[in-house]
RNA sequence: CCCCGAAAAUGGCAAGUUAUUCCGAAAGGGUAAUACGCAAAUCCGAGAUCCUGAAGCCACUCUUUCCAGGGGUAUGGACGUCUCUGAUGCCGAA
Numbered sequence: 001c002c003c004c005g006a007a008a009a010u011g012g013c014a015a016g017u018u019a020u021u022c023c024g025a026a027a028g029g030g031u032a033a034u035a036c037g038c039a040a041a042u043c044c045g046a047g048a049u050c051c052u053g054a055a056g057c058c059a060c061u062c063u064u065u066c067c068a069g070g071g072g073u074a075u076g077g078a079c080g081u082c083u084c085u086g087a088u089g090c091c092g093a094a
Base pairs, nucleotide, nucleotide: 004092005091012038013037016034017033018032019031020030022029023028036080042087043086045084046083047082048081049078050077051076056073057072058071060069061068
């Protein structure tokens, strides 16, 4: 130095919960507290998967009309969903 991931240390992130006159149609996100866990639970890019369905679109149901309901659809979201590539990163056993 590379691979790798035992022990311990310095730090990092923050599941879930709670609070919130915050953002959003929703999924979800932000902020604060706490700490389930994570050796990349850091970042970029790509692919897949999943969630939501406002607007637009499709046609269906109901209906006097209005309204309402349902289905598909991402340009929205999840990266602590997965995989791959690249960049960076603490420590140092086998």
A computed fold for a 94-nucleotide RNA from Cyanothece sp., annotated as c-di-GMP-I riboswitch aptamer. The model forms 84% of the base pairs in the Rfam consensus. Lineage of the source: Bacteria > Bacillati > Cyanobacteriota > Cyanothecaceae > Cyanothece. RNAcentral holds the sequence, with entries from Ribocentre. Its Rfam family is "c-di-GMP-I riboswitch aptamer". From the family's description: GEMM was predicted in a large-scale screen for bacterial structured RNA regulatory elements.